Two RNAs folded together computationally: RNase P RNA and transfer RNA, 406 nucleotides in total. Rfam match: Bacterial RNase P class A.
[in-house]
RNA sequence: UCAGAAAGACGGGUAUUCGCAGAAGUAAUUCUGAGGAAAGUCCGAACUGCAGAGGCAAAAAGCCGGGUAACUCCCGGGCAGGGUGACCUGACGGAAAGUGCAACAGAAAAAAUACCGCCUUAUUUAUAAGGUAAGGGUGAAAUGGUGAGGUAAGAGCUCACCAGCGGCAUAGUAAUAUGUCGGCUUUGUAAACCCCUUUUGCAGCAAGACCAAAUAGGGUGAUGGCUGCCUCGCCUUAAUCACCGGGUUGGUUGCUAGAAGCAAUAUGAGAGUAUUGCUCCAGAUUAAUGAAUACCGUAACAGAAUUCGGCUUACAGUCUUUCUGACCUU
RNA sequence: GUGGGAGUAGCUCAGCUGGCAGAGCUCUGGAUUGUGGUUCCAGCGGUCGCGGGUUCAAAUCCCGUCUUUCACCCCA
Numbered sequence: 001u002c003a004g005a006a007a008g009a010c011g012g013g014u015a016u017u018c019g020c021a022g023a024a025g026u027a028a029u030u031c032u033g034a035g036g037a038a039a040g041u042c043c044g045a046a047c048u049g050c051a052g053a054g055g056c057a058a059a060a061a062g063c064c065g066g067g068u069a070a071c072u073c074c075c076g077g078g079c080a081g082g083g084u085g086a087c088c089u090g091a092c093g094g095a096a097a098g099u100g101c102a103a104c105a106g107a108a109a110a111a112a113u114a115c116c117g118c119c120u121u122a123u124u125u126a127u128a129a130g131g132u133a134a135g136g137g138u139g140a141a142a143u144g145g146u147g148a149g150g151u152a153a154g155a156g157c158u159c160a161c162c163a164g165c166g167g168c169a170u171a172g173u174a175a176u177a178u179g180u181c182g183g184c185u186u187u188g189u190a191a192a193c194c195c196c197u198u199u200u201g202c203a204g205c206a207a208g209a210c211c212a213a214a215u216a217g218g219g220u221g222a223u224g225g226c227u228g229c230c231u232c233g234c235c236u237u238a239a240u241c242a243c244c245g246g247g248u249u250g251g252u253u254g255c256u257a258g259a260a261g262c263a264a265u266a267u268g269a270g271a272g273u274a275u276u277g278c279u280c281c282a283g284a285u286u287a288a289u290g291a292a293u294a295c296c297g298u299a300a301c302a303g304a305a306u307u308c309g310g311c312u313u314a315c316a317g318u319c320u321u322u323c324u325g326a327c328c329u330u
Numbered sequence: 331g332u333g334g335g336a337g338u339a340g341c342u343c344a345g346c347u348g349g350c351a352g353a354g355c356u357c358u359g360g361a362u363u364g365u366g367g368u369u370c371c372a373g374c375g376g377u378c379g380c381g382g383g384u385u386c387a388a389a390u391c392c393c394g395u396c397u398u399u400c401a402c403c404c405c406a
Base pairs, nucleotide, nucleotide: 001326002325003324004323005322006321007320008319009318010317012296013295014294015293016292017291018290020033021032022031023030024029035301039312040311042310043309044308045307046306047204048203049202050201052232053231054230055229056228058200059199060198061197062196063077064076065075066074067073078092079090080089081088082087093195094194098193099192100189101188102187115136116135117132118131119130120129121128122127123126144162145161146160147159148158149157163185165182166181167180168179169178170177171176208253209252210251211250218244219243220242221241222240223239224235225234245405246404247403260279261278262277263276264275265274266273267272331402332401333400334399335398336397337396340355341354342353343352349386357373358372359371360370361369379395380394381393382392383391
C1' cells in the first nucleotide's frame, strides 16, 4: 500500500422565528417530547381474567458447564464442517427398542441375492450342477478401505496399518481427549412415525375494572363453568354459547419509576452479579414529535400505542480499536 | 393493536402420509355446418409468492421473508 476478519460508536448538526402533544402554575411562563431497529410478532416474562388438583393427549427444547425473573437468549468449553490465516458456521440426543420409506435404473435396495465375469465337476464343447461379491455394469447409496498371505477361484478366511464399535486406565465438574485391549463390521433417513430426558393450564390491554348513552333486559336453538379429552372436587339453577335482530361508534382507569438508566468500587476467564451515589427520560386515541430561513451538507432503513428481556429482518454514509494474509521500502 | 387462515396455468380449485405437476372454464388449431353457435378431437400455457436449509430427491418437511384475507364493542 492492497485485500480481508472481529468488536464497538454515530444515524444529520448549529442558530433564529412560528406551531403541535403532555406536565406544573391563578397567570405570565417554564420543562419534556420516537428508534437502533419503535418493524416482523418469532421466543420468554411481568400484569389481568378464567374456584382448584391430577392424568392422558398435544406442543416445544435437545453436546457439556455456567448466567438470567425467564427463554428457541447470552457467555465459556468440546466436537464436526469451511477458510492460507485472523476467524466463521452448526435444528449437535438415539438408526444396536420397534415400524415405515428408499421412485427410475439394476441380477439384487436391507431381507437376502449370481446378469456379465472368475473357478471346479460332468460331459454331448456349449450346456447343466455347484462355488465365488476380487473385477464389470446400474444407482444418490451395493454389505468397511489399502497391502500381504491364503485359495480351484475367491472371501476378515488370516495378518499389518487405518476407519468404526465396545471394555478398561489416565486427564477433566462434564461434553470429550489420549493410551491400551478385544471380537472382527453394524446402509441412509428421526426438518418420517417413534423412543429417551426436560419443560409447558388457557386467553390476551380490543385483557380487565368503572361511569354514561342508545336499543327490543327480544326471538330461535344448544349447553353448565380452566377453553382438546377424562377423573376427583368446588360453585351455580340462572347462567353460558351460537344464529337472527337491534344499538353505539362516548368518557375515566389500566398507562408508564422500571427485573430503569448513568457513574464509581468490588468480584468473575466471560455472560454477569453485589454495594454506594446521582438522574427522571413520550404517553397520544384520527392519534403530537413539525414548518420556514441561513451555513455545513445533499442524508439510508424507517416512525411509539400495556410494559420489559432477547432473537430475526431492513439500513445511505461516517468514525474508532484490535488482529490476519500478500507485496514493497528501510 | 392482538390472534388465526391463504398464496399452484389467464380465472376457479385439486394434489400436501416426499418419487414424471393435474382438472374444469378460457385461449389456439382441426372436424361437423351453407355460415355462426353447440358438440367432438388435438394442442398451447407453470421460477408451485420469494430466499435458504434437511434429504439421493421438496409444490409437499423445516426456517426466514413478502403479499393478501378473516375475527374482536354493547343489548348479553
Its mean pLDDT, the model's own confidence on a scale to 100, is 79.